A computed fold for a 92-nucleotide RNA from a Pyrinomonadaceae bacterium, annotated as c-di-GMP-I riboswitch aptamer. The sequence was found by an Rfam model in a public genome assembly. The model forms 95% of the base pairs in the Rfam consensus. The source organism's lineage runs through Bacteria, Pseudomonadati, Blastocatellia, Blastocatellales and Pyrinomonadaceae.
């Protein structure tokens, strides 16, 4: 170096929930908090999954409600999956 991941060593991240802003919302940022994770660093402009809003279809005199992810569009999830990429240690 590579391939691999030990009851190593040295750290790191921060599920669920609080709790403030923030967004139509999935969702995302700060604090806290620790379930876990060898990449729980990136990457959503590689490829699937799921999920959210619009249109679309139904009612309605309009507002608006109901219906649904089948079809288009935008979003959103890296701790959903493959996968690319960069990285600390170095026991068998």
């Nucleotide at each position: 170096a590579a391939c691999c991941g030990a009851u190593a060593a040295a750290g790191g991240c921060a599920c669920a929930c609080c709790u403030c802003g923030u967004g139509u919302g999935a969702g995302c940022g700060g604090g806290g908090g620790u379930c876990g994770c060898a990449a729980a660093g990136c990457c959503a402009a590689c490829g699937g999954a799921a999920g959210u809003c619009a249109a679309c279809c139904u009612u309605g005199u309009g507002a608006g409600a109901g219906a649904g992810c089948u079809u288009u569009g935008a979003c959103u999830u890296g701790g959903c999956c493959g996968g690319g990429u960069u990285g600390c240690c170095g026991a068998a």